[in-house]
Context: one part of a larger RNA
RNA sequence: CACCGCCCGUCACGUCAUGGAAGCUGGCAACACCUGAAGCCGGUAUCCUAACCGCAAGGAGGGAGCCGUCGAAGGUGGGGUUGGUGACUGGGACGAAGUCGUAACAAGGUAGGUGUUCCUGAAGGUGCGCCUGGAUCACCUCCUU
Numbered sequence: 001c002a003c004c005g006c007c008c009g010u011c012a013c014g015u016c017a018u019g020g021a022a023g024c025u026g027g028c029a030a031c032a033c034c035u036g037a038a039g040c041c042g043g044u045a046u047c048c049u050a051a052c053c054g055c056a057a058g059g060a061g062g063g064a065g066c067c068g069u070c071g072a073a074g075g076u077g078g079g080g081u082u083g084g085u086g087a088c089u090g091g092g093a094c095g096a097a098g099u100c101g102u103a104a105c106a107a108g109g110u111a112g113g114u115g116u117u118c119c120u121g122a123a124g125g126u127g128c129g130c131c132u133g134g135a136u137c138a139c140c141u142c143c144u145u
Base pairs, nucleotide, nucleotide: 003108005105008101009100011098013095014094015093016092018090019089020088023085024084025083026082027081028080031077032076033075034074039070041068042067043066044065046064047063048062049061052059053058111132112131113130114129115128116127118125119124
């Protein structure tokens, strides 16, 4: 490159990241219950026992065994939290160019915008209220020359 301009949305194609999603599969920290090693501690009616007491019997003390509390690990369970994956699905960003229309920008050919309502392939249309960041024409008020 200046209206043979600019520009909006659907749709189609491609790439990328991302949300939802039945399900599948990991991590983490707890919780409840079950089981419970070593060891400490507590209990003890059974067994053993050189040093102490006793002339002795026996006693004291000690040990074993048994029971219990705590207890690592393990098991079961339902939840919490955080990842991965996931048929299908939602929109998003970008892309040379493509499809349908033409909503916006000039009064953009119905002025535009905005809140809300309903409707529609899409931009969008529509009723009501509001705004001027609307053109044009006329009138009114004020200011300047």